[in-house]
RNA sequence: GACUGGUUGGCGCAACGGUAGCGCGUUCGACUCCAGAUCGAAAGGCUAGGCGUUCAAAUCGCCUACUGGUCA
Numbered sequence: 001g002a003c004u005g006g007u008u009g010g011c012g013c014a015a016c017g018g019u020a021g022c023g024c025g026u027u028c029g030a031c032u033c034c035a036g037a038u039c040g041a042a043a044g045g046c047u048a049g050g051c052g053u054u055c056a057a058a059u060c061g062c063c064u065a066c067u068g069g070u071c072a
Stems, first nucleotide, its partner, number of pairs: 001071007010024004018055001026042005048064005
């Protein structure tokens, strides 16, 4: 340099055009003498950034940034 994968809560991952869910973790409550386990609830995401397409974009297109792979 060319081609290609990835970027979504604190962490790991889903969602494949129609108001973003799950597990772990965190907080609160129940239980317990206390804690753990278990059960219930809650908080936490302007979906890497920008511009476009569309009635509607995490999702499609282009550019940029970071990161992995293949080739030279």
RNAcentral holds the sequence, with entries from GtRNAdb. A computed fold for a 72-nucleotide RNA from Dactylellina haptotyla CBS 200.50, annotated as transfer RNA. The same sequence occurs in records of 2 taxa. It is recorded under the gene name tRNA-Trp-CCA-1-1. Taxonomically the source falls in Dactylellina haptotyla (Eukaryota, Opisthokonta, Fungi, Orbiliaceae). It matches the Rfam family "tRNA". Rfam describes the family as follows. Transfer RNA (tRNA) molecules are approximately 80 nucleotides in length. By type it is a transfer RNA. Its mean pLDDT, the model's own confidence on a scale to 100, is 83.